[in-house]
Molecule: SAM riboswitch aptamer (S box leader)
Organism: Aquibacillus salsiterrae
RNA sequence: CUCUUAUCCAGAGAGGCAGAGGGACUGGCCCGAUGAUGCCCAGCAACCAUUAAGUUAGUUCAUUGUAACUAAUUUAACAAGGUGCUAAUUCCUGCAGGAAGCAUACUCCUGAAAGAUAAGAG
Repeated sequence: CUCUUAUCCAGAGAGGCAGAGGGACUGGCCCGAUGAUGCCCAGCAACCAUUAAGUUAGUUCAUUGUAACUAAUUUAACAAGGUGCUAAUUCCUGCAGGAAGCAUACUCCUGAAAGAUAAGAG
């Protein structure tokens, strides 16, 4: 970098350093010297991991079991491990369909695309 799967309306700092940009992209709309981005600390969450219990399937043993092991899955716990996150729903939007509407306005709903993160594969 590419592919697959899952999630994205919850949560989290009047801290320290530093000093001009930032919110992926488009169009908006915002944040920012009352200090952005970044780094450190602090915090949040619980994807992976760990622990316990259950369910299902398979395998093994042979004293056919209230057995052992493996895989999948559900629930609960944990936060010492690998990540992630800490303005605004992924800030809204872009493509397609629908509701309402006189309407190409405005508003709302659903799905996709794009993006982010995790886990696995190449």